FMN riboswitch aptamer (RFN element) from a Fidelibacterota bacterium, 124 nucleotides, folded computationally. Lineage of the source: Bacteria > Pseudomonadati > Fidelibacterota. It was read from a public genome assembly, where an Rfam model found it.
RNA sequence: GAUUGUCUUUGGGGUAGGGAGAAUUUCCCUUCCGGCGGUAAAAGCCCGCGAGUUCCGAGAAAAUGGAAUUGAGAUCGUGAAAUUCGGUCGCCGACGGUUAUAGUCCGGAUGGUAAAAGAUAUUU
Numbered sequence: 001g002a003u004u005g006u007c008u009u010u011g012g013g014g015u016a017g018g019g020a021g022a023a024u025u026u027c028c029c030u031u032c033c034g035g036c037g038g039u040a041a042a043a044g045c046c047c048g049c050g051a052g053u054u055c056c057g058a059g060a061a062a063a064u065g066g067a068a069u070u071g072a073g074a075u076c077g078u079g080a081a082a083u084u085c086g087g088u089c090g091c092c093g094a095c096g097g098u099u100a101u102a103g104u105c106c107g108g109a110u111g112g113u114a115a116a117a118g119a120u121a122u123u124u
Stems, first nucleotide, its partner, number of pairs: 001124002004121007016030004032103001033093002035049004044091002052069005073089005095107003
């Protein structure tokens, strides 16, 4: 330095101003936000993972397991290298709830998880 196991900790941000209205942080205009790993160089929109939803299986129940589904970008420039940087224009965002349609409010969630860091043992 690496392998494998165990444990601990950490592990998601954001509606402000105006308009119309009986009523909207949900509509309209302008703002605001961006989990994790990878990628010759830094990514919401390149590749993949996670969350969500549905189904299967298991079980007394819960948890563990498997499958499906799962959003969005072009262009110019610099460079050895960038759909990641800089310029310009653009786009996307689960489910349930709500006097009115929600990325941002409330709820499942004081939850779960990709993963990160550390400790310890083990093998080399």